[in-house]
RNA sequence: AAUAAGUAUACGCUUAAUUUUCAAUAUGCAAUGUUGAAAAGCGGGGGAACCAAUCAAUGGGGGCGAGUCGUUUGCCAUGCAAACGUAGGGAACCAUCUUUCCCGAGUCCGUCAGCUAACCUCGUCAGCGUUGGAUGGGUCAAAU
Numbered sequence: 001a002a003u004a005a006g007u008a009u010a011c012g013c014u015u016a017a018u019u020u021u022c023a024a025u026a027u028g029c030a031a032u033g034u035u036g037a038a039a040a041g042c043g044g045g046g047g048a049a050c051c052a053a054u055c056a057a058u059g060g061g062g063g064c065g066a067g068u069c070g071u072u073u074g075c076c077a078u079g080c081a082a083a084c085g086u087a088g089g090g091a092a093c094c095a096u097c098u099u100u101c102c103c104g105a106g107u108c109c110g111u112c113a114g115c116u117a118a119c120c121u122c123g124u125c126a127g128c129g130u131u132g133g134a135u136g137g138g139u140c141a142a143a144u
Stems, first nucleotide, its partner, number of pairs: 011129004018040009041124006051114001060112001061109004069085007088103004093137006
């Protein structure tokens, strides 16, 4: 000097998944953390009229989510796996265009749900560390 790993703090990214208050608790106290409860914010589901839909079929049907669909190949073969694409989605003030990179999963309900005011109800996890340019609009700081 470089690289890798760990810890703490700050600043950020995907996501609805953030903030505050009270009580208890660990620490000698405080701070902080953890647990429980409540509130605000954000997000989801159920649920009239009107509208929409309207046969049958159980091989059902439906929800959260960007996460759908297709082709080819292989195998222990009627299913599984992989590869290549794809609807769609994401990348540090915001929007648009462009460029580069990345994702394109998983899971829940249980025969049942269109929309839906009032109303009812649920969640507030988890995983990470950053592309460049142009136009327009903002924010902060400094100087005068």
A computed fold for a 144-nucleotide RNA from Paenibacillus sp. CECT 9249, annotated as c-di-AMP riboswitch aptamer (ydaO/yuaA leader). Model confidence (mean pLDDT): 77 of 100.